[in-house]
Predicted 3D model of a 361-nucleotide RNA (Bacterial RNase P class A) from a Bacteroidota bacterium.
């Protein structure tokens, strides 16, 4: 110095002109609304909407089947399937004779003796292991110890596969076998020690009947639905439930009545009043588990305490555009009710650690 990986933090400043959307000061105007000047205006992921919560409406007496998700241990935390730190497993790199140490890496890391399925190809079998061999009767045939047939024992070896019935040594047997012993591996039960614990390490007993639960299940713990188009106020025309007023006219609405008048009620209309409720409008909407210092408490996530600070709020939707400096200014990409988290997508620029090569002292 330069590559490579890894984290961590930035994710273009800055001058001018014109615009666009809030806010605030102010002129003019009865009001609508025009003029002026201040000041403010996308991200680290606003994204994919995966997971947890605020917040609203709505369902909810209790208990139960079912149906989704979660699964090591402790802490973080409003909460979480997130996230620190840990512990076993598998694994990579280094040392080292070995046990094993250091430095990392993965992850649905509950349960296979409750049941039930399923295990591709190959193999004689994928769990009620006889192909090939091994031994032992039997029977046939000759060249008298061989070969052929058949019934029968073994899981010791060969052979098949991703997996074939615990290893090594001994004894035993016709030949064999956890069939017995001795040593380990492994599971499970009690139990000692250290650790909050996962757990580790020992001791004593029993077993040692594959594998899968990202198959079904089982076991334990959680979950009502929706989702800012949630919801809440206010409410124009036109239409109008319903109430009051006025009410031309008519044989042809009802009621008093045998029948005609007559009253009485309703009716058309026209005026007021008035609820729903639709355009609109206003909140909900950005002051919050909030954002920076500094001290501080813990190995960490995180927390505490003080002092300052306001940091977009649009509703067919604004945050652009042009010249011009710095030095090349590009990359992924655009808030839509708020917050933590997760993944994802990114030219480049800065620190820090690893590990390699070159220089130079």
């Nucleotide at each position: 110095a330069c590559a490579a990986c890894a984290g961590u933090u930035c994710g273009g400043u800055u001058u001018g002109u014109c615009g666009c959307u809030g806010u605030c000061c102010u002129g003019a105007g009865u009001a609508a609304u025009c003029g002026g000047g201040a000041g403010a205006g996308a991200g680290g992921a606003a994204a994919g909407u995966c997971c947890g919560g605020g917040c609203a409406a709505c369902a909810c007496a209790g208990g139960g089947c079912g149906c989704c998700a979660u699964a090591c241990u402790u802490c973080c935390u409003a909460a979480c399937g997130g996230g620190a730190a840990g512990g076993a497993u598998u694994u990579g790199c280094a040392g080292g004779c070995a046990a094993c140490u250091g430095c990392g890496a993965a992850g649905a890391c509950a349960g296979a003796c409750a049941g039930u399925g399923c295990c591709a190809c190959a193999g004689a079998a994928a769990a009620u292991a006889a192909c090939c061999g091994u031994c032992g009767g039997g029977g046939c045939a000759c060249u008298u110890g061989u070969g052929c047939c058949g019934c029968g024992u073994c899981a010791a070896g060969g052979g098949u596969g991703a997996a074939a019935a615990u290893g090594u040594g001994a004894g035993g047997u016709a030949a064999g076998a956890g069939c017995u012993c001795a040593c380990g591996g492994c599971u499970g039960g009690c139990u000692g020690u250290g650790g909050c614990g996962a757990c580790a390490u020992g001791g004593c007993c029993a077993g040692u009947g594959g594998g899968u639960a990202a198959a079904c299940c089982u076991u334990a713990u959680g979950g009502g639905u929706u989702g800012a188009a949630a919801g809440a106020u206010c409410a124009a025309a036109u239409a109008u439930a319903c109430c009051g007023g006025a009410g031309u006219u008519u044989g042809a609405g009802g009621g008093c009545u045998g029948c005609c008048c007559g009253c009485c009620c309703a009716a058309a209309u026209c005026c007021g009043g008035g609820g729903g409720g639709u355009a609109g409008a206003u909140c909900g909407u950005u002051c919050g588990a909030u954002u920076g210092c500094a001290u501080u408490g813990g190995c960490g996530a995180c927390g505490a305490u003080g002092c300052a600070g306001c940091u977009a709020g649009a509703u067919a939707a604004a945050u652009g555009a042009c010249a011009g400096a710095c030095u090349a200014a590009a990359a992924c990409a655009g808030a839509a009710c708020c917050c933590g988290g997760c993944u994802u997508a990114c030219g480049g620029a800065a620190c820090u650690g690893u590990u390699g090569u070159u220089u130079u002292a």
Taxonomically the source falls in Bacteroidota (Bacteria, Pseudomonadati). Its Rfam family is "Bacterial RNase P class A". By type it is a ribozyme. The gene name in the source record is rnpB. The RNAcentral record of the sequence draws on ENA.